[in-house]
Molecule: c-di-GMP-I riboswitch aptamer
Organism: Salipaludibacillus aurantiacus
Formats: sequence, structure tokens, C1' cells
RNA sequence: UCUAGUCAAAGGCAAAUUUAUUGAAAAAUAAAGACGCAAAGUUACAGAUCUAAGGGGAGUGAAGACCUUUUAUUCAUCCCUAUGAUGGCUGAGCUGCCUAG
Repeated sequence: UCUAGUCAAAGGCAAAUUUAUUGAAAAAUAAAGACGCAAAGUUACAGAUCUAAGGGGAGUGAAGACCUUUUAUUCAUCCCUAUGAUGGCUGAGCUGCCUAG
């Protein structure tokens, strides 16, 4: 340096769930916890997936100044959108422990 993780040793990480905090949400962080993991270390570059605050669009319903009607407008509903996420979804990049050859 390359290849491979059957056994051993030193160790490492921590799913679901619960609590707290942050966030519009997806989710993240900390503690408890252990389903699993030989890169479950790291990087959102490509694909995939999740979310839709903001932005855009659509019709419908409701409200709509003063009796009525209408418009602006507001709210609800639906669709699209990442600039938000997931590395424990896949590929790729970078780095790395132990053992064996």
C1' cells in the first nucleotide's frame, strides 16, 4: 500500500421509545435507552426521500364598512416550489481503529 472481516482483544457509534430545548414543519441537540452498525466517521456533489415557513397559482366556502348587491381585502381549503432537512436510503469524495493474508 492492497484485499478480506470467521474467531479474539482494545474499544467506538446508537434505531425505536421517553423527557427537555430549538424549529412553521421535516428534523436537530442533550440525557436516558439499545434495534442494529467494520466506516452507523465525515462532506448535501449526483440521485432518492421528507417538510412547505416564505413565494407562486387555482377554484370553492365564509367574512367583507351602511339596507342590499359587488369589488378590494382577510380567513379556510387544494396544487406547485428548497433557499430547509435525511450520511442509520444509494452512489461518489476525504479520513480512520483492530485482526488475518